[in-house]
RNA sequence: CGGGGUGUAGCGCAGUUGGUAGCGCGCUUGUUUCGGGAGCAAGAGGUCGUGGGUUCAAAUCCCGCCACUCCGA
Numbered sequence: 001c002g003g004g005g006u007g008u009a010g011c012g013c014a015g016u017u018g019g020u021a022g023c024g025c026g027c028u029u030g031u032u033u034c035g036g037g038a039g040c041a042a043g044a045g046g047u048c049g050u051g052g053g054u055u056c057a058a059a060u061c062c063c064g065c066c067a068c069u070c071c072g073a
Stems, first nucleotide, its partner, number of pairs: 001072007010025004019056001027043005049065005
């Protein structure tokens, strides 16, 4: 320098014929216990890497950029 992949909750990930953003673990509260853990019930937490474009509507489609990673030179 050229090409590919990845970026979504604290962590690991799902979600691509565009249509109210989810799962597991963790966290908070309640219950239970002498206490803790396990179990059960409820709940909080996201500008979907960033800036634009298309569209009634974008995590999803298009373009630029950034970070990580792989291949080639």

A computed fold for a 73-nucleotide RNA from an uncultured Clostridia bacterium, annotated as transfer RNA. Its Rfam family is "tRNA". The family's RNA type in Rfam is transfer RNA. The coordinates come from a structure-prediction model, not an experiment, and the mean pLDDT is 81.